[in-house]
About this RNA: A computed fold for an 83-nucleotide RNA from an uncultured Anaerolineales bacterium, annotated as transfer RNA. Its Rfam family is "tRNA". It is annotated as a transfer RNA. The coordinates come from a structure-prediction model, not an experiment, and the mean pLDDT is 81.
RNA sequence: GGGCGGUUACCCAAGCGGCCAAAGGGGACUGACUGUAAAUCAGUUGGCAAAAGCCUUCGGAGGUUCAAAUCCUUCACCGCCCA
Repeated sequence: GGGCGGUUACCCAAGCGGCCAAAGGGGACUGACUGUAAAUCAGUUGGCAAAAGCCUUCGGAGGUUCAAAUCCUUCACCGCCCA
């Protein structure tokens, strides 16, 4: 330099253009149970809010679209292969 694959929440990871603040696991927090702890079970786990709801987010920046984590362009980074 060329080809292919990848980058998602604290970590791992799933995610057919709409039903996505986004499955599942771990961790964390709260509660139940327990003499204590562990294990187990339940709830919560982007921000604001009592709630309804609102806002922002999927590596960065642009673009397409009524609508983008998902499609396109470009850049950055990681892995594999070729040279």